């Protein structure tokens, strides 16, 4: 000294991911309940049922009125496949089923912006996904005296940095 260990500790990238407090608008004068007049047999679900002429359901008028999700801010907090997304499988919830939630295997996706399309969703706000546009990080290579600058291409089971182990000169 040179390989090799989806192993160890420690970082880096930035409008970086993600969780929670509080507090505020929006949800919405919506839903719900009540009274009144009014019209009528049907109404609600995916199925099982349940209401309903002792009048359900639809309109109108007046009273009374939310939440829950989802989002700014502000504080903590855990982090750098951080997270997110999709298939399947398992529990939980539900009378079944569908949706949701919470685990796990496996696939994709460096990282944010912005647009186009499509989903959720009260919602042109938010958050997902695909696809395109420049930016940027990281390695490689190629040109430079030099990641100092440009150009090419890859991509996180990566990249730096230290140290173990192991082979091997």
């Nucleotide at each position: 000294g040179a390989c090799c260990u989806g192993g160890g500790u420690a970082g880096a990238g930035g409008c970086g991911c993600c969780c929670g407090u509080a507090u505020u608008a929006u949800c919405a004068g919506u839903a719900u309940u009540c009274a009144g007049c009014u019209u009528u047999a049907g109404u609600c679900g995916g199925c099982g049922g349940a209401c309903u002429u002792u009048g359900a359901g639809g309109g109108c008028u007046g009273a009374u009125g939310a939440a829950a999700g989802g989002a700014g801010u502000u504080c903590g907090g855990g982090c750098c496949g951080a997270a997110g997304a999709g298939c399947u499988g398992a529990g939980a919830c539900u009378g079944c089923a569908u949706a949701u939630c919470u685990c796990a295997u496996c696939u994709c996706u460096g990282g944010g912006a912005c647009a186009u399309c499509g989903g959720a969703u009260a919602a042109u706000a938010u958050c997902c996904g695909u696809u395109g546009u420049a930016c940027u990080g990281u390695c490689a290579c190629u040109a430079u005296c030099a990641u100092u600058u440009a150009g090419u291409g890859u991509u996180g089971a990566g990249c730096u940095a230290c140290a173990a182990g192991g082979u091997u000169u």
This is a predicted structure of a 169-nucleotide RNA (Lysine riboswitch aptamer) from Peptacetobacter hominis. The sequence is in RNAcentral, with records from Rfam. Of the family's consensus pairs, 100% are formed in the model. The coordinates come from a structure-prediction model, not an experiment, and the mean pLDDT is 79.